[in-house]
This is a predicted structure of an 85-nucleotide RNA (c-di-GMP-I-GGC riboswitch aptamer) from a Deltaproteobacteria bacterium. It was read from a public genome assembly, where an Rfam model found it. Of the family's consensus pairs, 86% are formed in the model.
RNA sequence: UCUCGAAACGGCAAACCCGUCUAAAGGCGGGGACGCAAAGCCACGGGUCUAAAGCUGAGAAGCUAUGAUGGCCGGGCUACCGAAG
Numbered sequence: 001u002c003u004c005g006a007a008a009c010g011g012c013a014a015a016c017c018c019g020u021c022u023a024a025a026g027g028c029g030g031g032g033a034c035g036c037a038a039a040g041c042c043a044c045g046g047g048u049c050u051a052a053a054g055c056u057g058a059g060a061a062g063c064u065a066u067g068a069u070g071g072c073c074g075g076g077c078u079a080c081c082g083a084a085g
Stems, first nucleotide, its partner, number of pairs: 002085002004082002011036002016031006034071001040077003044074003047069003054063003
């Protein structure tokens, strides 16, 4: 240095609850731990969720991302420790 993730110092934090923002999905803050070796960062490709505005429709409703998800997968960037190779 690379592979890898055994240990340790530590790190993050699902569901749920409270507050808050949003049309919603969902985000953020606090509590809380199911898990995580990149559960650190990036919506570039795919998937998924939502449908305010827009389009269609007599209506009901349908379609659509420019919204969201990195704790769905792939890809990119960066990084602590060191048992083993």